[in-house]
Context: one part of a larger RNA
């Protein structure tokens, strides 16, 4: 891993609260211990004792009242009855108290055959170097010393074995080995290595001290025991149907993954005129908005007060500019700004529907990490599948249609059955259920089928303004002159570097010049004008401009087309507006059945009718199956029990029966009653394979 068996809310208690039921009842009960019976969970005695009938006050006491006070006509608690004993059965408590788990803690032993340090007493280290003291002799010296040659044989000295250690490497890494193997390596007369005996012990001993070793075990050894330590944590908790059905807030919390006590869920019982829900009315209010009365900042003018500057004046003063508060016009602003003010909310008599939804109360809960969307705000980047509140919805606990695919979007809330019909969202060319459906525009971009700011003689539509046969608009041909080279300015500045100015003349018409050019001129062009040519149902042409559809560039990512799901679609199969039809779900109907619960009718059993069956965490009903007892069947069984195998039968399910095989000795069925009562999960636990 699989199969098998085993595997978790038990049991006790003079304890406590409650429902049910049963006795007795202003009472109720008996404990312990005694008797009695063949025996027992029997049947008697047995008020000590407990609850109960009164209560209130801190008490002293009063008492159907009592306290509070000097006193209360005031305030709190109480009086006008129900309890008390078994018995189930839910739940608290107190024990291991659903099971299964720590790391640790304490205490009483057991280790120094590993390994550390010491004692004690043995053993062991081929062989070669090197040549220190010291002495001896030469030579030296005044005497030494220094110097030279021998002799000597020291040393945590060299080279190297055994021996030891384990530094580097490959190799091992389910190894040959829970530390190895091979090669290179260090020491190898020492602080050397090593036999054998002994010493030190866990709140400890040893330590050339590393959190190192103390028997493969070390921040505190191992065995046993307190001991089923404790575990607000993980993980697991075994049959079935039926009925309601939650939360993720709020306050506190050495409290934040935990709990109390409200919210919210569930049984039950009470309260019958009351709540509640919705719709009319009455009301409260200062948000949205709005605005500028008020409380702040604000932008331009305007005008005074001030106040600074220049001028004139001997000074008084006078004049010209600049800054500016109040004020006044105009134009915007506020979460801690209102002269106003709503939609929604909230509150409340009475009225109408609905009908027990509401509310007390006792008993049992679970919840206290939310999550995502739509609105209205905070924080943050007006950033996040962020955060943090409101509020409504889903999801959580919600299947079913739809959104390719997708908790939380959309549309709809699944008792069961049906090859019955009707719509929802969304759809209708093929994949694929249903229109190649009608009408009338748009788009050419495969835009649709990703994206901005800005950009554009794509195109529709729609609204001005001006032009036009006295010839529009493009094109061509010609003209664009003179005062002038305008003043200035400059090296030059001649229409065209730059200031100022910007006239006036001939003129069909031409700026003191629209662009390119020159050093400056020159030259080219344009502006303006004439001319050629030309627009024909003038409802047409041309110029320009404002608004609006629906295109187009801006558009660059990594395995592959990849940014319609796919195929494929262009008077669509795209996009706008319109119309008709269909399809389309566990919606709604139809037809039958199950089952809840109200109501009416009925003694009952039941029938009719309404209304109603998603669902986690929970709560409540009802039931099935296992093993053991009691009784009855005076049941069944070798003419074959119980297990086991096969089956096309009954139940709504947990299940249960017939037959036929195997099997070879026991079991059933109906009524109670007890409980080692039900397994797929715990890295469960034993076994087998």
């Nucleotide at each position: 891993g699989c199969c098998a068996a085993c595997g978790a809310g038990u049991u006790a208690g003079c304890u406590g609260u409650g429902u049910a039921u049963g006795g007795c009842g202003a009472g109720g009960u008996u404990a312990a211990a005694c008797u009695u019976u063949a025996a027992a969970u029997u049947a008697g005695u047995g008020a000590a004792g407990c609850c109960g009938u009164a209560g209130u006050g801190a008490a002293a006491g009063c008492g159907a009242g009592g306290c509070c006070u000097a006193a209360a006509u005031g305030g709190c608690c109480g009086a006008c009855u129900a309890g008390u004993c078994g018995u189930a059965c839910a739940c608290a408590c107190u024990a291991g108290a659903c099971c299964c788990g720590a790391a640790a803690c304490c205490a009483g032993g057991u280790g120094a055959u590993c390994u550390a340090u010491c004692c004690a007493u043995g053993g062991u280290c081929a062989g070669g170097g090197u040549g220190a003291a010291g002495c001896c002799c030469c030579a030296g010296u005044a005497a030494a010393a220094a110097g030279g040659g021998g002799u000597g044989g020291a040393g945590g000295c060299c080279c190297g074995c055994a021996c030891u250690c384990g530094g580097c490497a490959a190799c091992g890494u389910u190894g040959u080995a829970a530390a190895g193997u091979u090669g290179c390596g260090g020491g190898a007369u020492g602080a050397a290595c090593u036999g054998u005996g002994g010493a030190u012990a866990g709140c400890g001993c040893a330590a050339a001290u590393a959190u190192u070793g103390c028997a493969a075990u070390c921040g505190a050894a191992c065995c046993u025991g307190g001991a089923a330590a404790u575990a607000g944590c993980u993980g697991g908790u075994u049959c079935u149907c039926c009925u309601c059905g939650a939360a993720a807030u709020a306050u506190a919390u050495a409290u934040a993954g935990g709990u109390a006590u409200a919210g919210c869920c569930u049984a039950c019982a009470u309260u019958u005129a009351a709540a509640a829900u919705a719709c009319a009315c009455a009301g409260a209010g200062g948000u949205a908005g709005a605005g500028c009365a008020c409380u702040g900042g604000u932008a331009g003018g305007g005008c005074u007060a001030c106040u600074c500057c220049g001028c004139c004046g001997u000074g008084a003063g006078g004049u010209g500019g600049g800054g500016a508060a109040a004020c006044c016009c105009u134009g915007a602003u506020a979460a801690a700004c209102u002269c106003c003010g709503a939609a929604u909310u909230c509150u409340g008599a009475u009225g109408u529907a609905u009908g027990u939804u509401c509310a007390u109360g006792u008993a049992g809960a679970g919840u206290c990490a939310g999550a995502c969307g739509g609105u209205g705000g905070g924080g943050g980047c007006u950033a996040a599948g962020c955060u943090u509140c409101a509020u409504c919805g889903u999801c959580g606990a919600g299947a079913g249609g739809g959104a390719a695919a997708c908790a939380a979007c959309c549309c709809a809330g699944a008792c069961c059955a049906u090859u019955a019909g009707c719509u929802a969202a969304g759809g209708u060319c093929c994949c694929a259920a249903a229109u190649u459906a009608a009408u009338c525009g748009c788009u050419a971009a495969g835009u649709g089928g990703g994206g901005a700011a800005g950009g554009c003689a794509g195109u529709g539509a729609u609204c001005g303004u001006c032009c036009c046969a006295a010839a529009a608009c493009a094109a061509c041909c010609a003209g664009g002159a003179a005062g002038u080279u305008g003043g200035c300015u400059c090296a030059g500045a001649a229409g065209c570097a730059g200031c100022c100015a910007u006239c006036u003349u001939u003129u069909a018409a031409a700026g003191a010049g629209u662009g390119c050019g020159u050093a400056a001129u020159a030259g080219c062009u344009c502006a303006c004008u004439g001319g050629u040519c030309u627009a024909g149902u003038u409802a047409a042409g041309g110029a320009u401009g404002g608004u609006u559809g629906c295109a187009c560039c801006g558009a660059a990512a990594a395995u592959g087309u990849a940014a319609c799901g796919g195929g494929g679609c262009u008077c669509a199969a795209g996009c706008g507006a319109u119309u008709a039809a269909c399809c389309g779900a566990a919606g709604c109907u139809a037809u039958g059945g199950a089952c809840u619960u109200c109501a009416a009718c009925g003694c009952a059993a039941g029938u009719u009718g309404g209304a109603g069956u998603g669902g986690u965490a929970g709560a409540g009903g009802a039931g099935c199956g296992u093993u053991c007892g009691u009784a009855a069947c005076u049941g069944c069984u070798g003419u074959g029990a119980a297990g086991c195998c096969a089956u096309a039968c009954c139940g709504u399910a947990a299940g249960g029966a017939g037959u036929g095989g195997u099997g070879g000795a026991g079991u059933g069925u109906u009524a109670c009653g007890a409980a080692g009562u039900g397994a797929g999960a715990a890295u469960g636990u034993u076994g087998g394979c």
Overview
A computed fold for a 689-nucleotide part of an RNA from a Patescibacteria group bacterium, annotated as large-subunit ribosomal RNA, domain II. The RNAcentral record of the full RNA draws on ENA. NCBI's taxonomy places the organism under Bacteria, Bacteria candidate phyla. Its mean pLDDT, the model's own confidence on a scale to 100, is 84. It matches the Rfam family "Bacterial large subunit ribosomal RNA".